This is a predicted structure of an 84-nucleotide RNA (transfer RNA) from an Elusimicrobiota bacterium. It was read from a public genome assembly. The source organism's lineage runs through Bacteria, Pseudomonadati and Elusimicrobiota.

[in-house]
RNA sequence: GGGCGGGUGGCGGAAUUGGCAGACGCGUACGGCUCAGGACCGUAUGGAUGCAAAUCCUUGAGGGUUCGACUCCCUUCCCGCCCA
Numbered sequence: 001g002g003g004c005g006g007g008u009g010g011c012g013g014a015a016u017u018g019g020c021a022g023a024c025g026c027g028u029a030c031g032g033c034u035c036a037g038g039a040c041c042g043u044a045u046g047g048a049u050g051c052a053a054a055u056c057c058u059u060g061a062g063g064g065u066u067c068g069a070c071u072c073c074c075u076u077c078c079c080g081c082c083c084a
Base pairs, nucleotide, nucleotide: 001083002082003081004080005079006078007077010026011025012024019067027045028044029043030042031041032040046057047056048055049054060076061075062074063073064072
């Protein structure tokens, strides 16, 4: 230099004929259980504003297409593998 795959909450990791973003697990918080812990059980858990209801933002970055984009197109950064 060329080809292919990947980048999503605090972490792992889902979601594709384009249609509720973050399922599920871990972790964390609070509660239960216990003499106390662990294990186990229940609830909650992306961010901002808000008393709340709710609204807005969010898929590496920047554009484009579309009523609608994690998903399709272009540019770009980073990681892995292969070729030279």
Model confidence (mean pLDDT): 81 of 100. Rfam family: tRNA. Rfam classes the family as a transfer RNA.